[in-house]
């Protein structure tokens, strides 16, 4: 100096998925059940729009195409992510899965639901911030 692995770590990352508070259990750490705030999703008039077996629809970036194979794969692709923030560039990565059940367009009022899970994430340029140290 390069590569690989492990551990630890950050004004850490993807995601809506965070914060505060009450009660119970618990030696602590925490766990369970509530309530708020924040963030996110769905249903739901008029007007407008649309056409229901070729069923239809929702969450999500995760759609679509062309093959090969003999049924599980390949190559791309709409779209999405990469560490304080923004833009450009380069490089890398994802491009899944699940749900409703014949039913839902938009949609004010209104009603209702979620607040999980998984990780250790690059380089360069410009601009703007934050933190620390030293000095005065």
């Nucleotide at each position: 100096g390069a590569u690989g692995a492990a551990u630890a770590u950050a004004c850490g990352c993807u995601u809506a998925a965070u914060u505060u508070u009450c009660g119970g259990c618990a030696u602590a750490g925490g766990c369970c059940g509530g309530a708020a705030a924040g963030c996110g999703g769905g249903g739901g008039a008029a007007c407008c729009a649309a056409u229901u077996u070729u069923g239809g629809g929702g969450c999500g970036a995760a759609u679509c195409a062309u093959g090969a194979u003999u049924g599980u794969u390949a190559u791309g692709u709409a779209g999405g992510g990469a560490a304080c923030c923004a833009u450009c560039u380069u490089u890398c990565c994802c491009g899944a899965g699940c749900c409703c059940g014949u039913c839902a367009g938009c949609u004010a009022a209104c009603c209702u639901c979620g607040u999980c899970a998984g990780c250790a994430u690059g380089g360069g340029a410009u601009g703007g911030g934050u933190c620390a140290a030293a000095u005065a």

Model confidence (mean pLDDT): 77 of 100. A computed fold for a 136-nucleotide RNA from Paenibacillus thalictri, annotated as c-di-AMP riboswitch aptamer (ydaO/yuaA leader). The organism belongs to Paenibacillus, within Bacteria. Its Rfam family is "c-di-AMP riboswitch aptamer (ydaO/yuaA leader)". Rfam's curators write: This family represents a conserved RNA structure found upstream of the ydaO and yuaA genes in Bacillus subtilis and related genes in other bacteria. Of the family's consensus pairs, 92% are formed in the model.